[in-house]
RNA sequence: GCUUUCGUGCAGGGAGGGCGCUGGCCCUACCGGUGGUAUAGCCCACGACGCGCGCCGGGUGGUGCGCUUGACGCGGUGGAAGUCCGCGGCCGACGGUGAAGUCCGGAUGGAAGUGCGAAAGG
Numbered sequence: 001g002c003u004u005u006c007g008u009g010c011a012g013g014g015a016g017g018g019c020g021c022u023g024g025c026c027c028u029a030c031c032g033g034u035g036g037u038a039u040a041g042c043c044c045a046c047g048a049c050g051c052g053c054g055c056c057g058g059g060u061g062g063u064g065c066g067c068u069u070g071a072c073g074c075g076g077u078g079g080a081a082g083u084c085c086g087c088g089g090c091c092g093a094c095g096g097u098g099a100a101g102u103c104c105g106g107a108u109g110g111a112a113g114u115g116c117g118a119a120a121g122g
């Protein structure tokens, strides 16, 4: 240093102004989980959210599997970029509300994953 197991920590950001009805309209902004890959919100995969089924539990629930799951083009450089540079675009779970990516809520939750420590193994 690698693999496995155990313990432990961490693990989501963002709105102002005018009119008006704090969410609408107009204007101008802002934000971007994790792993992979030439550096990625919009390439591939995963998580989260939502739904269904099975199992466990007296129950709040826990767990496994499955489904669903948004959005990009052109030019340049280069061996290599839908990731960099330039230009112009686009997208954003569920519940609350007539109306929300940025407000409130589930969430002081969970989790992809990652840091640290310990033990074991060739």
Stems, first nucleotide, its partner, number of pairs: 002121009015028005029102002031092002033046004041090002050067007072088005094105003

The RNA shown here (FMN riboswitch aptamer (RFN element)) has 122 nucleotides.
Its Rfam family is "FMN riboswitch aptamer (RFN element)". Rfam describes the family as follows. The RFN element is a highly conserved domain that is found frequently in the 5'-untranslated regions of prokaryotic mRNAs that encode for flavin mononucleotide (FMN) biosynthesis and transport proteins.
The model forms 100% of the base pairs in the Rfam consensus.